[in-house]
Molecule: transfer RNA
Organism: Parasporobacterium sp.
């Protein structure tokens, strides 16, 4: 260099038929306990890699470009 695929909460990862963003797990409190774990309950955390289109709205569709992975030469 080309060609697929990827990028969402600290971390694994849903959400792919555009209409106010979730899950588990960790984190914090508080409840039980002699204490701590576990286990209940509450809760905080995300400009959906960047910029820019299309649209009454875009993570979600269209273009650029970055970033990782796999193939090709």
């Nucleotide at each position: 260099g080309c060609c697929a695929c990827u990028g969402u909460a600290g971390c694994u990862c849903a959400c792919c038929u555009g209409g106010c963003a979730g899950a588990g797990c960790g984190c914090a409190u508080c409840a039980c306990u002699c204490g701590u774990a576990a286990u209940g309950a509450u809760g905080a955390g995300g400009u959906a890699g960047c910029c820019g289109g299309u649209c009454c709205g875009a993570g979600u569709c269209c273009g650029g470009c970055c970033u990782g992975u796999g193939g090709c030469u």